Predicted 3D model of a 391-nucleotide part of an RNA (large-subunit ribosomal RNA, domain III) from Exilibacterium tricleocarpae. The sequence was found in a public genome assembly. Taxonomically the source falls in Exilibacterium (Bacteria, Pseudomonadota, Gammaproteobacteria, Cellvibrionaceae).
[in-house]
Context: one part of a larger RNA
RNA sequence: GAGUAACGAUAAGGGGGGUGAAAAACCUCCCCGCCGGAAGACCAAGGGUUCCUGUCCAACGCUAAUCGGGACAGGGUUAGUCGGCCCCUAAGGCGAGGCCGAAAGGCGUAGUCGAUGGGAAACAGGUUAAUAGUCCUGUACCGCUUAUUACUGCGAUGGAGGGACGGAGAAGGCUAGGCCAGCGCGGCGUUGGUUGUCCGCGUUUAAGCGUGUAGGCUGAGAACUUAGGCAAAUCCGGGUUCUUAAGGCUGAGACGUGAUGACGAGCUUCUUUUUGAUAAGAAGCGAAGUGGUUGGUGCCCGGCUUCCAAGAAAAUCUUCUAAGCUUCAGGUAAUAAGCGACCGUACUCCAAACCGACACAGGUGGUCAGGUAGAGAAUACCAAGGCGCUU
Numbered sequence: 001g002a003g004u005a006a007c008g009a010u011a012a013g014g015g016g017g018g019u020g021a022a023a024a025a026c027c028u029c030c031c032c033g034c035c036g037g038a039a040g041a042c043c044a045a046g047g048g049u050u051c052c053u054g055u056c057c058a059a060c061g062c063u064a065a066u067c068g069g070g071a072c073a074g075g076g077u078u079a080g081u082c083g084g085c086c087c088c089u090a091a092g093g094c095g096a097g098g099c100c101g102a103a104a105g106g107c108g109u110a111g112u113c114g115a116u117g118g119g120a121a122a123c124a125g126g127u128u129a130a131u132a133g134u135c136c137u138g139u140a141c142c143g144c145u146u147a148u149u150a151c152u153g154c155g156a157u158g159g160a161g162g163g164a165c166g167g168a169g170a171a172g173g174c175u176a177g178g179c180c181a182g183c184g185c186g187g188c189g190u191u192g193g194u195u196g197u198c199c200g201c202g203u204u205u206a207a208g209c210g211u212g213u214a215g216g217c218u219g220a221g222a223a224c225u226u227a228g229g230c231a232a233a234u235c236c237g238g239g240u241u242c243u244u245a246a247g248g249c250u251g252a253g254a255c256g257u258g259a260u261g262a263c264g265a266g267c268u269u270c271u272u273u274u275u276g277a278u279a280a281g282a283a284g285c286g287a288a289g290u291g292g293u294u295g296g297u298g299c300c301c302g303g304c305u306u307c308c309a310a311g312a313a314a315a316u317c318u319u320c321u322a323a324g325c326u327u328c329a330g331g332u333a334a335u336a337a338g339c340g341a342c343c344g345u346a347c348u349c350c351a352a353a354c355c356g357a358c359a360c361a362g363g364u365g366g367u368c369a370g371g372u373a374g375a376g377a378a379u380a381c382c383a384a385g386g387c388g389c390u391u
Base pairs, nucleotide, nucleotide: 013031014030015029016028017027018026032388033387034386035385040368041367042366043365046348047347050346051075052074053073054072055071056070060068061067080141081140082344083343084342086119087118088117092113093112094111098107099106100105122139123138124137125136126135142340143339144338145337146336147335148334149333150332151331152330153325154324158320159319160318161317166307167306168305169304172300173299174298177294178293179292180291181290182203183202184201185200186199187198188196204262205261208257209256210255215250216249217248218247219244220243221242222241223240224239225238226237228236229235263289266285267284268283269282270281271280272279308311354363355362370382371381372380373379
C1' cells in the first nucleotide's frame, strides 16, 4: 500500500423465549422464503469413526461462537435366508510336462485362477441416544446330516436336454400408485359470515400356504427300428407303424388363508417441564378399516410379431448309460430330530465425509418417482422430506 480488496453462488430473513461472561449465526416456538426427476430417500465405489452421548473452545471454521464433520472421554455395527466366502465360468492372468530362446525369459497343452455375469432359501410389525429382512414378537422357507416307514436298478470327470441370452415394434391382461365417494373420529371460528353440497385427520396390513385364472408354448401316448451323439445307452437325434382329440409344460393377478393377529385417528392415567394441558416421555384403551374410477417406463414378458449386422460360457438342475456294485451299498417319497461356521453390516454417498492442496459455484455409476396444469422424467407452483448456502 491499507484497515483498502476479499469473507466462495442475490434461496431471505424477521420476532418471542432459553442458555451463557458474551448471542445476527447455538437450542426452542411462531411467521416468511428456497428445492421438490431434488438442494428428498436408498445403494455401489471411495472414505474410514466423520455415527450417538457428555464435557471443552487454545488451534481448525475465511467473522463471533455457548455451536461443529474441531478437541477430550465414554458408547455404538448382532444374519442359515442381505452381500461376500462357496459352486461355475467370460475377457484376461498364471501355467506341470512341452516348444522356442546367449542368459534373463517368451509362447502355450492339461489344468488352475479370474465377476462386472449364472447358481438354495424371509416377510410384517415392534424396539435403541446410536443397529436392524441381523435383536424381539408373529408367521414362513431353503440346504445338509442322521433315524424311522414305504417303495426301488443304482452308478460319471462321459452322452443328451436345459441353463441360454440381439435390435425394434405392438396389443392385451394385471398390479403398485393416484383420485373420488362412502364410513369413523374430531371441529364450529378472539374480525362480518360459516350445522353445511362445510373443515381437518384416518380409512393400513406382508412373505408363505391353498387354488390354478387372463394368457403363452407344444398335438399326445405306445411299439418297432437306426451309418449319428468319439465307447455304451432304455436318453437325445433320424425313420416306420398303431391308438387317440385333449394331454402336458409355463403363467401375472384375483380370491381364500396368514389375521379372534398387527397397525390405527384419537382418548385416559402417570412422570418431567411450562406463566399456561405448553412440550416431551412412559403405560393402558382403541373407531372406521368399504365401493367406484383412473392407471404405470412395474409384472405376465426370458412371451408375441418383425428385422439383419444373427446377438457369452460353464456349473447348479433333469435324464441316459460305462466301469463297478447288485440280500449290501445306493436311489425316491413322507415324517421327525439335529446342524447351518467365517467376513462385512456404524456414518457419508451429486457430497463440508469421495476425486479436485481448501468446509472449493467443477467431476462422480445405479434405484425410487406423490399432487394440480401439461404429450412429458419439459416447465410452473406445491406434498413428504430437506434447507435459507458460516461475516
Its mean pLDDT, the model's own confidence on a scale to 100, is 86.